[in-house]
Context: one part of a larger RNA
RNA sequence: CACCGCCCGUCACGUCAUGGGAGCUGGUCACGCCUGAAGUCGGUGGGCUAACCGCAAGGAGGCAGCCGCCUAGGGCAGGGCUGGUGACUGGGACGAAGUCGUAACAAGGUAGCUGUAGCGGAAGCUGCGGCUGGAUCACCUCCUU
Numbered sequence: 001c002a003c004c005g006c007c008c009g010u011c012a013c014g015u016c017a018u019g020g021g022a023g024c025u026g027g028u029c030a031c032g033c034c035u036g037a038a039g040u041c042g043g044u045g046g047g048c049u050a051a052c053c054g055c056a057a058g059g060a061g062g063c064a065g066c067c068g069c070c071u072a073g074g075g076c077a078g079g080g081c082u083g084g085u086g087a088c089u090g091g092g093a094c095g096a097a098g099u100c101g102u103a104a105c106a107a108g109g110u111a112g113c114u115g116u117a118g119c120g121g122a123a124g125c126u127g128c129g130g131c132u133g134g135a136u137c138a139c140c141u142c143c144u145u
Stems, first nucleotide, its partner, number of pairs: 003108001005105001008101002011098001013095004018090003023085007032076004039070001041068004047063003052059002111132009
């Protein structure tokens, strides 16, 4: 390499990550209810009992047993957080070539942009309002010569 320029979106193809997603499947956290071993502790202790007291009877103390609290674990049900997977689905990024048009950039051939609404293969179009970061022409104000 400068309009034979630049450039927008749909569509098609490929790669990548990602959102949604009926469901499936893990991790983790705490709570509720049921159950609850051993054990400490508490109660009871009519059964048992060498050391202590007693001449003895018996007593003191202790033990078994029973009851209760706590509780490891187990079960039931619901929940919080988090991971994997998931038919299907949404857009995104990138990619030498492709398809359709030509929206924007020069008044880009309907000035552009913008909020909003409707519509349309797509860029987009149209309505209403706003902006000039609009070319051209005319006028006004200001500044410089």
Predicted 3D model of a 145-nucleotide part of an RNA (small-subunit ribosomal RNA, 3' minor domain) from an Anaerolineae bacterium.
NCBI's taxonomy places the organism under Bacteria, Bacillati, Chloroflexota, Anaerolineae.
Rfam family: Bacterial small subunit ribosomal RNA.